[in-house]
Molecule: transfer RNA
Organism: Hanseniaspora menglaensis
RNA sequence: GGUCUAUUAGUGUAGUGGUUAUCACUUUCGGUUCUGAUCCGAACAACCGGAGUUCGAAUCUCCGAUGGACCU
Numbered sequence: 001g002g003u004c005u006a007u008u009a010g011u012g013u014a015g016u017g018g019u020u021a022u023c024a025c026u027u028u029c030g031g032u033u034c035u036g037a038u039c040c041g042a043a044c045a046a047c048c049g050g051a052g053u054u055c056g057a058a059u060c061u062c063c064g065a066u067g068g069a070c071c072u
Base pairs, nucleotide, nucleotide: 001071002070003069004068005067006066007065010025011024012023018055027043028042029041030040031039048064049063050062051061052060
C1' cells in the first nucleotide's frame, strides 16, 4: 500500500428496507423472608461519525474513525 471483516444499553447479543429496536447479565424499585440469599414482577438504559439513495435506513452505497485477519 491492497483485500476482507467487526462496531447496537454499563457488559454480551438478536435484528435480510416498514408496528414502540430483541434477549440475558448488571443497576434501581417493589413483592416474597424475622434478616439476607434464591425466586417473582416492574422500571431505567443503545444503533461508531458524516454524506447519499429511498415514501421510509440499525439494515443499501460512499467517505472517515477504531479493532481484527490475510496479501505484498